Predicted 3D model of a 100-nucleotide RNA (c-di-GMP-I-GGC riboswitch aptamer) from an uncultured Paenibacillaceae bacterium. It was read from a public genome assembly, where an Rfam model found it.
Order: sequence, then C1' cells, then structure tokens
RNA sequence: CAUCGAUACGGCAAACUUGUCGAAAGACAAGGACGCAAAGCUACAGGGCCUUCCUUACUAUCGUAGAUUACGAGAAUAAGAUGGCAGCCAGCUGCCGAAG
Repeated sequence: CAUCGAUACGGCAAACUUGUCGAAAGACAAGGACGCAAAGCUACAGGGCCUUCCUUACUAUCGUAGAUUACGAGAAUAAGAUGGCAGCCAGCUGCCGAAG
C1' cells in the first nucleotide's frame, strides 16, 4: 500500500423464547449464538424479495331479477399503492494488517 484477509484485546448477533408495537411483512427491548472483516450507515428517485388494513381489473362461485342477460357480492390471480427487508446483490464510509 491493499482490488487482499491471517489474527481478535475488543465489536455485531441468525434461529428460537419472553414482552411491547403493527392488519401483516416486520420493528424495538431482554435473553440467546447460526454466523459476520463492514452483519457499520443508506429503502421514491439501482436491481431484487416480502406484506395486504387499501385501489383497480378479471375469474371460479354465490345472491336477486328473469332471460341466455343485467345488477350486486366475490376467495384466488394480476397490476398498482402502502409499509417493510441492508444478515440478497448494490451504493457510501471505516478498524486492524500476518502473509504478499
């Protein structure tokens, strides 16, 4: 020096449990460690994923009328919108420095 990653005094903390918030995804706190060298920060204006209290379209189906249709409801699905995820990739910043 570093586009690389040995070490770890020290740092963070997945699943799970309890409590609180939330419709949910999820968040926060405590416990707990699967892991992490950026598991630090950034979520409209990069990609991706998740959510459904909401909107639209459409369908199975149901109801009413009564005629082959009209109206209403409508799980699922799709799109949107909302919210979320940085421990998916990404962007920004940064500690240490064995080997080289």